[in-house]
RNA sequence: GCAGGGAUAGCUCAGUUGGUUAGAGCACCAGAUUGUGGAUCUGGGGGUCCCGGGUUCAAGUCCCGGUCCCUGUACCA
Numbered sequence: 001g002c003a004g005g006g007a008u009a010g011c012u013c014a015g016u017u018g019g020u021u022a023g024a025g026c027a028c029c030a031g032a033u034u035g036u037g038g039a040u041c042u043g044g045g046g047g048u049c050c051c052g053g054g055u056u057c058a059a060g061u062c063c064c065g066g067u068c069c070c071u072g073u074a075c076c077a
Base pairs, nucleotide, nucleotide: 001073002072003071004070005069006068007067010026011025012024013023019057028044029043030042031041032040050066051065052064053063054062
């Protein structure tokens, strides 16, 4: 350089044919329980869906460009 895959909560990841409120587990906070803590149970907070643009009545999802990460491969030294 070329090809493919990926970027969504603090972390690990879902998200169907584009459809009206963006989710789970863990973590965090509060309460219950406990002599205290842990464990368990209940509730709660937390989002620039990588960035910019486009299509559409409507975009995490489709299209274009860019950035970064992973895998394979080619070339130069």
Molecule: transfer RNA
Organism: Planctomycetota bacterium